[in-house]
RNA sequence: GUAUAUUCUAGGCAAAAUCAUCGAAAGAUGAUGACGCAAAACCACGGGUCUAAAGCAUAUAAGCUAUGACAGCCGGGUUGCCCCA
Numbered sequence: 001g002u003a004u005a006u007u008c009u010a011g012g013c014a015a016a017a018u019c020a021u022c023g024a025a026a027g028a029u030g031a032u033g034a035c036g037c038a039a040a041a042c043c044a045c046g047g048g049u050c051u052a053a054a055g056c057a058u059a060u061a062a063g064c065u066a067u068g069a070c071a072g073c074c075g076g077g078u079u080g081c082c083c084c085a
Stems, first nucleotide, its partner, number of pairs: 001084001012037002017032006035072001041078003045075003048070003055064002
């Protein structure tokens, strides 16, 4: 990093599911496992989604609310391997 997005090297990550642990939950971590990924590396900044313990409300329940989560929902920011010029 303009254009073709083809080839090559080293490879990397790991969805669902199952088990274990943590958590109120959403979810997270580890093991097994590969659906996929060229940023599926990092950051909750904007939007979005999930949860609702505590709090508020209530006769009770339903309800509201993030200070809890999701980066493998979309944007944005930061960093970066091989190859090519």
The RNA shown here (c-di-GMP-I riboswitch aptamer) has 85 nucleotides and comes from a Synergistales bacterium. The sequence was found by an Rfam model in a public genome assembly.